[in-house]
Context: one part of a larger RNA
RNA sequence: UUAGGUUUAAAGGGUGCGUAGGCGGACUUAUAAGUCAGUGGUGAAAUACUAUAGCUUAACUAUAGAACUGCCGUUGAUACUGAAGGUCUUGAGUAUAGUCGAGGUAGGCGGAAUGUGUAAUGUAGCGGUGAAAUGCUUAGAUAUUACACAGAACACCGAUUGCGUAGGCAGCUUACUAGGCCUAUACUGACGCUGAUGCACGAAAGCGUGGGGAGCAAACAGGAUUAGAUACCCUGGUAGUCCACGCUGCAAACGAUGAUCACUCGCUGUUGGCGAUACAUAGUCAGUGGCUGAGCGAAAGCAUUAAGUGAUCCACCUGGGGAGUACGGCGGCAACGCUGAAACUC
Numbered sequence: 001u002u003a004g005g006u007u008u009a010a011a012g013g014g015u016g017c018g019u020a021g022g023c024g025g026a027c028u029u030a031u032a033a034g035u036c037a038g039u040g041g042u043g044a045a046a047u048a049c050u051a052u053a054g055c056u057u058a059a060c061u062a063u064a065g066a067a068c069u070g071c072c073g074u075u076g077a078u079a080c081u082g083a084a085g086g087u088c089u090u091g092a093g094u095a096u097a098g099u100c101g102a103g104g105u106a107g108g109c110g111g112a113a114u115g116u117g118u119a120a121u122g123u124a125g126c127g128g129u130g131a132a133a134u135g136c137u138u139a140g141a142u143a144u145u146a147c148a149c150a151g152a153a154c155a156c157c158g159a160u161u162g163c164g165u166a167g168g169c170a171g172c173u174u175a176c177u178a179g180g181c182c183u184a185u186a187c188u189g190a191c192g193c194u195g196a197u198g199c200a201c202g203a204a205a206g207c208g209u210g211g212g213g214a215g216c217a218a219a220c221a222g223g224a225u226u227a228g229a230u231a232c233c234c235u236g237g238u239a240g241u242c243c244a245c246g247c248u249g250c251a252a253a254c255g256a257u258g259a260u261c262a263c264u265c266g267c268u269g270u271u272g273g274c275g276a277u278a279c280a281u282a283g284u285c286a287g288u289g290g291c292u293g294a295g296c297g298a299a300a301g302c303a304u305u306a307a308g309u310g311a312u313c314c315a316c317c318u319g320g321g322g323a324g325u326a327c328g329g330c331g332g333c334a335a336c337g338c339u340g341a342a343a344c345u346c
Stems, first nucleotide, its partner, number of pairs: 003318004007300002012314001014201004021194003025088005031082001033081002035077008049065006091191001092188006098181003103177007110154001114150008125136002162169002206247006215241002220236004258313006266291009295302002319346003328339004
């Protein structure tokens, strides 16, 4: 490179926006760049190919032919593609009306629990475990009651529930704000899909500065266990966990399944709309689950939310180890991240 692949064997980028590029709906007009046909020129000779001939044959050589699949000009064709103009509404979008939700940001408020402090009652234990001990306690603990303070998290509702591009989002409430969906009308008129580079977002841990610190808890200390126990269990306990601003940019960032469009048997739940008739409902659109066919698959399984049948674009894979390492470059305060080999070996 070709080809074949990417749920689990190697392989889908963590997610979005979007530049270049690639691809792109229906009808029509002219054009003729691509495309197709005719024709003219050129495409040196040798080589190679075919035929015949010459050296006794062959190698070799000679002659002729075809070929040189290309390039340029010219005359035409107009289905498709391109570029140009016009029209359309089904793709896409906008507006109005309705509705949905833990979507986001900022503020306010709440109760339960926990811990601490003060006061009171009260007396010898509490706590913890498989059993214990360390620990706390006559300076009055644990327990109970009242009051106060602090920080963090929001039981029940709660659910194969809902929302969000992903990460993620849950007490109540206010303000601001983004979005989806359905129904009906109007409007724009292909404005679309994908997307290398780029930009933005991106759990937890970690880092910087300043706050905060109840509970929990790496490190650490002690007590146990054990042959040992740098662990599992217990008593403590600091970073951290929380807030603000900034950095980091990685996860089994998973549906281990890229995005978009079209098509393809059924059964059954559930969420949000619409819903003829008076309601219920049948049905239908958009989600979200379960089961089962055809088909696919190595099988497990997937199965209208495809891993089925097709189309477009991007990303990635090419035996195991060495290795996501070395070197170089770029980024970062650092930790590290991105890019990413080879020798050698089986």